Context: one part of a larger RNA
This record gives sequence, structure tokens and C1' cells, in this order.
RNA sequence: CCCGCGACUAGACGGAAAGACCCCAUGGAGCUUUACUGUAGCCUGAUACUGUGUUUCGGUAUUUCAUGUACAGGAUAGGAGGGAGGCUUAGAAGCCAGGACGUCAGUUCUGGUGGAGCCAACGUUGGGAUACCUCUCUUGGAGUACUGGAACACUAACCAGAAUCCGUGAUCCGGAUUUGGGACAAUGUCAGGUGGGCAGUUUGACUGGGGCGGUCGCCUCCCAAAAGGUAACGGAGGCGCCCAAAGGUCUCCUCAGCACGGUUGGAAAUCGUGCAACGAGUGUAAAGGCAUAAGGAGGCCUGACUGCGAGACAAACAGGUCGAGCAGGUACGAAAGUAGGGCUUAGUGAUCCGGCGGUAUGAGAGUGGAAUUGCCGUCGCUUAACGGAUAAAAGCUACCCUGGGGAUAACAGGCUGAUCUCCCCCAAGAGUUCACAUCGACGGGGAGGUUUGGCACCUCGAUGUCGGCUCAUCACAUCCUGGAGCUGUAGCAGGUUCCAAGGGUUCGGCUGUUCGCCGAUUAAAGUGGUACGCGAGCUGGGUUCAGAACGUCGUGAGACAGUUCGGUCCCUAUCUGUCGUGGG
Repeated sequence: CCCGCGACUAGACGGAAAGACCCCAUGGAGCUUUACUGUAGCCUGAUACUGUGUUUCGGUAUUUCAUGUACAGGAUAGGAGGGAGGCUUAGAAGCCAGGACGUCAGUUCUGGUGGAGCCAACGUUGGGAUACCUCUCUUGGAGUACUGGAACACUAACCAGAAUCCGUGAUCCGGAUUUGGGACAAUGUCAGGUGGGCAGUUUGACUGGGGCGGUCGCCUCCCAAAAGGUAACGGAGGCGCCCAAAGGUCUCCUCAGCACGGUUGGAAAUCGUGCAACGAGUGUAAAGGCAUAAGGAGGCCUGACUGCGAGACAAACAGGUCGAGCAGGUACGAAAGUAGGGCUUAGUGAUCCGGCGGUAUGAGAGUGGAAUUGCCGUCGCUUAACGGAUAAAAGCUACCCUGGGGAUAACAGGCUGAUCUCCCCCAAGAGUUCACAUCGACGGGGAGGUUUGGCACCUCGAUGUCGGCUCAUCACAUCCUGGAGCUGUAGCAGGUUCCAAGGGUUCGGCUGUUCGCCGAUUAAAGUGGUACGCGAGCUGGGUUCAGAACGUCGUGAGACAGUUCGGUCCCUAUCUGUCGUGGG
């Protein structure tokens, strides 16, 4: 060096299982509920099956009777028409008793007595007699007809899982006779309510993983790199209106501030003079504008028009922006002219559906109409997740499933090194004095890659995760042992620094613990790396499935870096590697 055999498992990101964790899917399923929409069931009502009577309370129609104070006015005038007379021994006025109404003034009715009168035209009033007749309104009583409600009673529908008899030898069923209930119940149809009992679904996206938080449309500035445009959970602010004048036009005016002067009057009120090109003001944020003013006033007005629009800007589209000019009619101005809102840029919402106004020379189901629709104008969306899935929608899953992702988290690695550990510079100060024996503020510069992080680069068709056990191996920033310097080293014992990795670096109690505390020792009981070394070597106490409980949260299903009891750890070694052994 080659070839075996027997062993061991550090590696082959070993084998097995298209990761159960995490995220995603306009994926699925199970469960919950005061999510949405339904629905079985239940409750209630109407109606049919469903009949009779009495009482009572209503409605409508009709007959009859009563009923009606605004003010003025004899006084409790319902309205309209006719009307000059009407009522009365078939008993008037008045009086007595009783009833009804009532605004307490009176009106009206019945009975008795009484015995021949009572009222109208006349004057007050907008309207004239309940003198009389007709019609009618409000409110109320009585009668009749129809109809409804309620209560009670009945029996003949209907009911009896009540009795007896028969079929029959039958606790069924049917029939008969009773008894009990009874127009109820049961049942059909329709309607209202209730209804996670059940069903179908929904439950947004962005996101330095996801959740929680925040945001989602529009305007202004910076970022933005001197055209335009340009991202981020980059830095700052605004909007979801307002104004009938804060609009149009014509004419006129100039601000803020400062200085000086001036009664109350002051730093600032109003007044005067001067300086003052813009620092004021502009309805509202910011930017860009604006004194020829777009700023401040006054007069007259309504162009805050109708029909259009060459041509441009911007732009994927949709939508947006500017616009000379033409026609009609108008405002202001002597006129030229200006005016299709506001100094400009925010103040917003597609389509469908529906409302309102207009149009009929659009359509109109054989024809003519109509219904309906079209067209023009306008209104109704925090459709604010603001290019708006529906008119209408929340959650849990550790009982979970599928498809995917290392496009995206948790372990480990990588990059980084804020944080961390160590070192150094400066040296204020402490050290009685003295910065530097020792310690070292405020600051500054590094190294390392053991902490907590940031990033999300390999791995989600799987890289097993804390601690212990076993077995280690390396670094040195050295715990002991060894050698040195300085010392605020007398000695002993120390402090600090330098060299040094050869060897060594304990046993117990508590806890799953690493760590830590404690006990007893030791020369010492080092710090780190090795996938926080080591589960195809062991364990499985912890964490991290399914069961269960407590506390807390939640209406609930359930949830909790809260707790608690319980809980399947597979692999026969092909290659590399290592140990032993044999042959050539």
C1' cells in the first nucleotide's frame, strides 16, 4: 500500500413521512354566538270543517225624538229654502210635582190644576223667528233591518288512551247504548312573532413573518438628484367646507412696521407728519403668486348664463384640466371692453336601482291608446377598505384537514456588531502630600463574535428543540501549579501587570433547570468555542399535540412566555471516519 473479518456511530445537512409549528389560499371542515340570510318546531290571529239560543257592548242604513250661549242683542239665534200668518175647548198663559240636558242663565218633556189666550211682521243683528212647512249638519236617546265583538247556556257536527254489550276466547280495531267534553279542541290554508334546534355563508388588504397598533380617498411642501415623473409603517401639515357676497362690472384707494407729535390713553385703541416696494393682506393648510394689484372701499347688478367649441395639457382606461372663437339673450361701463363664479391648486364617489320636473316629430307585444320605457335636467351612497364584489354578514379550532412557501417567522448557521465582553487613548479627581501602587469621571479609539437584538441569505418533498448522562477536543482574555516586573511589597498574606495551555480544575442539599443560593472540602473548584459539542450514543424532568382542572379573560366556541396532574423517542451501518485483528 492492497484485500478481508469483528466492532463503534462523528459525518454523508444519513433513511423514513410533498413540516403537524409559522405564513399564504378571495382552499376545506368541525364548533360558537346578541355575525347575515333562511328554516323545522313552537306561540298567536284570521278562515274552513262550524251549528242553535239568551244577555250585553259596538258599526252601518233607515224612522222618530231631542240637541246646539262668540260680540251686540228682550235671549242658549246650527245652516238653506218657502212663508204672512200659525197653535189653541181634541183645552192657551200662569201655578204645583217629577224626569232629561246644561256654559247654572235657562231649554225641553210628562202628569195634575187652571180657564182663554200665546207667538210672528215692527227696533237692535253680517244673518230672523222653534209662528208654521220642507231638506240638511254636530252630538245624543229609542225602534226596525243587516252585521261584528264578548259572556253564558244548549246539542246534533267533532273528540274520548271513560263504562257496558257484541264481533270474541282479544286492555287492538269496528259497531251499539250510555257517560263526559263540545262548536272549543284536533287538522288544512294564510299571516305576524319567536326560533344556532338545524342549514348555507361571510368574517378586507398593506405590513421589514403574522397578530396587536396604525393606515387605506383628496390637497400642499420636502425627500426628488435645476423639464415631467419617482418609493418607504420617510419628514411636516391640511380637506370631506364656506360665501347671495367673500360673485360680475365700473370708479377710486394703498399696506405692515418704525420715529416724532398729540386729552383721558398705558407697550398696543383713534388722530397728525415723515420714513417705509411689500416684511401687511388674500374666507380656510402649505406652496407658488399678487402694489398696474389677485389687497381695501363705494355704485349698479346676477355671466354662480343657454347651445356649442378650433386646439391643447395630462393620461393605460375610466375620469380630470385649460380654452380662443361662434350663436342666443343679459349685467356693468361714455367707450374700448370685461363677465360661462370665488388669486390658483383640496372640499369628493363610477354603474345599477329608485324619486321628482320636463319632453312626446324615440319605442308601445294584432291595431288605436294606456301601462311601462327612452331622452334632457336633478336628487338619494363616511358604497371613507373612498375604481365602489351583496340590498343584507361576526368569531373559535390544541380535534383539525388539503394545497403551497425557506417568496415568510420560531432552532441552528451566515452577514452586521446597536447592545454585550475585553483592551487601549486623554486624564478631572480619589489615594494625608502625589493623576498613573491602586482606582479612574466626562469623552475618544479598537478587538472579539460567548448575550439581547437587527436582516431574512441555505434549509418548511423536515437541519429534532432545553437540561442531565457518556465521551470529549480546541482557544487563552490563566482558577491552581511554574517564572518575572512594579507596589501605598517590613515579614506572613496580598494588589496589579507580563510570560506561560504541560498537567490539574471536588463531593453533596433545593430546583426540570442552565444559572443561582446553601453545606463541607480543595492547590484550584477558570472563562469560552465546538449546530448554545455530543438523541442513526442514552434519558425525556422542562418546553410544545390529543384528556382533565384552577385562576383570569371571553355571551360563547375557546384563550393565556399563567399554573397543575397525565402523555408511544423508530432505524439490521452502504460509503467516509475511528478501534481491534487477519492475509498478501
A computed fold for a 584-nucleotide part of an RNA from an Acetivibrionales bacterium, annotated as large-subunit ribosomal RNA, domain V.
The RNAcentral record of the full RNA draws on ENA.
The coordinates come from a structure-prediction model, not an experiment, and the mean pLDDT is 84.
It matches the Rfam family "Bacterial large subunit ribosomal RNA".